[in-house]
A computed fold for a 105-nucleotide RNA from Ramlibacter ginsenosidimutans, annotated as Glycine riboswitch aptamer. The RNAcentral record of the sequence draws on Rfam. Model confidence (mean pLDDT): 81 of 100. Of the family's consensus pairs, 90% are formed in the model. Its Rfam family is "Glycine riboswitch aptamer". From the family's description: This family represents the bacterial glycine riboswitch. NCBI's taxonomy places the organism under Bacteria, Pseudomonadati, Burkholderiales, Comamonadaceae, Ramlibacter.
RNA sequence: UGCCUCCAUGCUGGAGAGAGGCCGCAGCGCCGAGUUGCGGUCCACCGAAGGAGCAAGCCCCCAGCCGGGGUGAAUCUCUCAGGUAAAGCGGACAGCACGGGCCCG
Numbered sequence: 001u002g003c004c005u006c007c008a009u010g011c012u013g014g015a016g017a018g019a020g021g022c023c024g025c026a027g028c029g030c031c032g033a034g035u036u037g038c039g040g041u042c043c044a045c046c047g048a049a050g051g052a053g054c055a056a057g058c059c060c061c062c063a064g065c066c067g068g069g070g071u072g073a074a075u076c077u078c079u080c081a082g083g084u085a086a087a088g089c090g091g092a093c094a095g096c097a098c099g100g101g102c103c104c105g
Stems, first nucleotide, its partner, number of pairs: 001105002006100002009097005018043001020042009044084003050080001051078003057071005
């Protein structure tokens, strides 16, 4: 001094699934029917905040086999959490920019 792996920041892109039922409160309304927002509850569903689980492989126990234990990934699985009209928020991940740090050359 420089690429990648790691971390942060800025910009950009970014899916899925009920405009669900019932109850309560507040507002609007021709104070009627309704409607908007919030809260609670019930069922249905989604997986890409977070979280949890595991395969092969590797290591250990055993003379050895069988078997057991440890380690071990995700966009896979689970659905605790979160989410389910549009808008908004969030969003794994990706691109661009920029900075820090690390190994090797």